[in-house]
Predicted 3D model of a 135-nucleotide RNA (FMN riboswitch aptamer (RFN element)) from an Actinomycetales bacterium.
């Protein structure tokens, strides 16, 4: 130096006003954009990850004499939003200009992207270069 293995760390962002008994939920108006990839920089391209969902497979646990039932976690499989015009240029649905869009699930004195909550979790994936092996 390159690649594996392990270990440690990091690993989501955003609101005021109005109307009301009552809204960070309605009305205005603002504001936010997780990882990898891409001929050049992506919330809207190509994939993943969060949240759901399985009558499937695995694994311990608890409860039953037993047949069995409970709910957990791993895996695999499903589901899961939304973008054009133009203009540069070899090259861009990524950049400039303008106009649009979108946003799990569960709470809630009234209906949430932003408030609470599972979550001091999980997690795509990133450094580090500590350790140990290969070349």
């Nucleotide at each position: 130096u390159a690649c594996g293995u392990g270990c440690u760390c990091c690993g989501g962002g955003g609101u005021c006003g109005g109307u009301g008994u009552a809204a960070g939920u309605c009305c205005g108006a603002g504001c936010c954009g997780g990882c990898g990839g891409u001929g050049a920089c992506a919330g809207u391209c190509c994939g993943c990850g969060a949240c759901c969902c399985g009558a499937g497979c695995c694994g311990a646990g608890c409860g039953g004499c037993g047949a069995c039932g409970c709910g957990c976690g791993g895996c695999c499989g499903g589901u899961u939003g939304a973008c054009c015009u133009g203009g540069u240029g070899g090259a861009a649905c990524u950049c400039c200009a303008g106009g649009a869009c979108c946003g799990a699930c569960g709470g809630u004195g009234a209906a949430a992207g932003c408030c609470c909550g599972g979550a001091u979790g999980g997690g795509a994936g990133g450094a580090g270069g500590c350790a140990c092996g290969u070349g």